[in-house]
């Protein structure tokens, strides 16, 4: 230094608004929010030989969460593990060698269940799970 196994910690944000109404944080108006990794023409730190690290994409690529199904497992189940399916949304102009990531403008999107009335924002599954991030231990090289 890379690699395998294990451990620990961390790991999602948002309306006491106005209107209508018997009833709405669900409708209408106006707000507000944006998980993880990659991709960089920006900025910074270290090294100064190559380079390393950090830092700007909700709508580009991939992943996770939710939902559906299957296999292993078992006497039957549960737990657990693995696999498959499903899985939203962007354009225009500017700069530039290079940008759907920057700058400007105008748009668009958002699981399931619940609810006196339809939910990205309320309540719930969830003190859960999780893409992953950081640190450490051990073994071999």
């Nucleotide at each position: 230094a890379g690699u395998a196994u294990c451990u620990u910690u961390c790991g999602g944000g948002g309306u006491c608004a106005g209107g209508u109404g018997a009833a709405a944080u669900u409708c209408c108006u106006a707000g507000c929010c944006g998980g993880c990794g990659g991709u960089a023409u920006u900025g910074g730190a270290c090294a100064u030989g190559a380079g390393u690290c950090c830092u700007c994409a909700g709508c580009c690529c991939g992943c996770g969460a939710c939902g559906g199904g299957g296999a292993a497992g078992u006497g039957c189940g549960u737990a657990u593990u693995c696999c498959c399916c499903c899985u939203g949304a962007u354009u225009u102009g500017g700069u530039g060698a290079a940008a759907u990531u920057c700058c400007a403008a105008a748009g668009c999107c958002g699981a399931c269940a619940g609810u006196u009335a339809a939910a990205g924002u309320c309540u719930g599954g969830a003190u859960g799970g999780g893409a992953g991030a950081a640190a450490g231990a051990u073994g071999a090289u």

Record summary: The prediction has a mean pLDDT of 75. FMN riboswitch aptamer (RFN element) from Salimicrobium flavidum, 141 nucleotides, folded computationally. The sequence was found by an Rfam model in a public genome assembly. It matches the Rfam family "FMN riboswitch aptamer (RFN element)". Its family is annotated with FMN binding in the Gene Ontology. On this family, see Vitreschak et al., Nucleic Acids Res 2002: "Regulation of riboflavin biosynthesis and transport genes in bacteria by transcriptional and translational attenuation".